[in-house]
Context: one part of a larger RNA
RNA sequence: CGCGUGAUGUUUGAGGGAAGUCGACUCUAGUACGAGAGGACCGAGUUGAACGAACCUCUGGUCUACCAGCUUUGCCACCAGGUGAAUCGCUGGGUAGCUAUGUUCGGUAAGGAUAAGCGCUGAAAGCAUCUAAGCGCGAAGCCCCACCCAAGAUUAAACAUCAGGUCCGCUUUUAGCAGACCAAAAUUCCUGGAAGACUACCAGGUUGAUAGGCUUCAGGUAAAAGUCCGGUAACGGAUUAAGCCGAGAAGUACUAAUAAUUUUAUCUUGCUAUCAUGAGC
Repeated sequence: CGCGUGAUGUUUGAGGGAAGUCGACUCUAGUACGAGAGGACCGAGUUGAACGAACCUCUGGUCUACCAGCUUUGCCACCAGGUGAAUCGCUGGGUAGCUAUGUUCGGUAAGGAUAAGCGCUGAAAGCAUCUAAGCGCGAAGCCCCACCCAAGAUUAAACAUCAGGUCCGCUUUUAGCAGACCAAAAUUCCUGGAAGACUACCAGGUUGAUAGGCUUCAGGUAAAAGUCCGGUAACGGAUUAAGCCGAGAAGUACUAAUAAUUUUAUCUUGCUAUCAUGAGC
């Protein structure tokens, strides 16, 4: 932009995509079969491999704005305590998130038409014959089922709901043009996001928990500083499961969601009158 008014929400499914795998073991059963050796079909169950999808409860990884310890050096005058640089300075841990080697799930079953093949009935050809007419069974394959996308499916679908209102001016006054306001709704804009390159999408914009802040909690680190006590001191102990804390959860309007803008009408059907066309009889 289109989908013959403008919107909101929910669907249908033409069509397309993805998937489709392969073992081992147990029972049936040491049965059928076979002199024995050996050893099933069919059916039922269990457990895997590889592959795929989703997820982060567990096991781990990472976690450069979290916590602690340690070293050299500069600075805060000095001590103490901090802070900059040194690969995030090094080391030990680590929430959310992301993630696999972790967890969960998937391939099924049923149906339809068939292939090779197996058949029924049956002539040509008094017999025979699965085939010529007719009918049946039959595969990991085909279609369907189940999963995902899907009305640009231009044949542009369906359903539900909302608005389709008021005023004024001009004109060529059955009607048309222009303007203002309202309503339905949407957008710009703003606060953000388990959404994201941008866009889009989603949650919100005071009738508000959208983000930040704050409070409480979860969780991480591991026992802050200061003071007191013991020790000549290094240091230890108490206050103290302390102090600090990014992303997590709940609550709370304290801060920020200001302010504005845009679109919205033709067609169809029915009745009457006139004009025109003229299938069929």